[in-house]
Predicted 3D model of a 182-nucleotide RNA (Lysine riboswitch aptamer) from an uncultured Fimbriimonadales bacterium.
The prediction has a mean pLDDT of 78.
It matches the Rfam family "Lysine riboswitch aptamer". About the family: Riboswitches are metabolite binding domains within certain messenger RNAs that serve as precision sensors for their corresponding targets.
RNA sequence: UCGCCGAGUAGAGGCGCGGGACAGCAUCAGUAAGCGUUGGGAGGCGCGCCGACGCCGUAGAACGACGCCGAAAGGGCUGACCGCCGAAGCGAUGCGCACUCGGCGCGCGCGUCGCUGGGCUGUAAGGGAAUACCUUGCAGACUGUCGCUUUGCAUAGGGCAAAGCGGAGCGCUACUCGAGAC
Repeated sequence: UCGCCGAGUAGAGGCGCGGGACAGCAUCAGUAAGCGUUGGGAGGCGCGCCGACGCCGUAGAACGACGCCGAAAGGGCUGACCGCCGAAGCGAUGCGCACUCGGCGCGCGCGUCGCUGGGCUGUAAGGGAAUACCUUGCAGACUGUCGCUUUGCAUAGGGCAAAGCGGAGCGCUACUCGAGAC
């Protein structure tokens, strides 16, 4: 001096990602639950299913109709704050928690492995009370980054701009250190 190897630090992408015992608003919903009347006539409840156990029920269960009263959580929007740039999300799997007990599932937390650069639009499926919103797949253009090619400017080289094609974040940029090469 180099940049092809390793480590560390700091950054960039933009309608960027996420959080909650934050605050407000709309929705949930005139719904659920509760009470009363009536029909009904043996089942019902403890998150769903199976089993057990317990409780309620002919002093009237499930279910339906009418009337009175009347929520909440999850999800969403806005604002502020906080954490960030595999931010985060999804799938598989292991462990733990919660639920009357056991098993499976669902919910929550942690770990491991794998996939996705990012937001938007459309569409399909799933979740959801929902045309909100979320997740995944597919398609489309956009955008950031790197590589290659072409053109122009510059020009020892390096570089800048535009276009085209392609790849992926275990990436990219800058700096520092170490090994190595000259």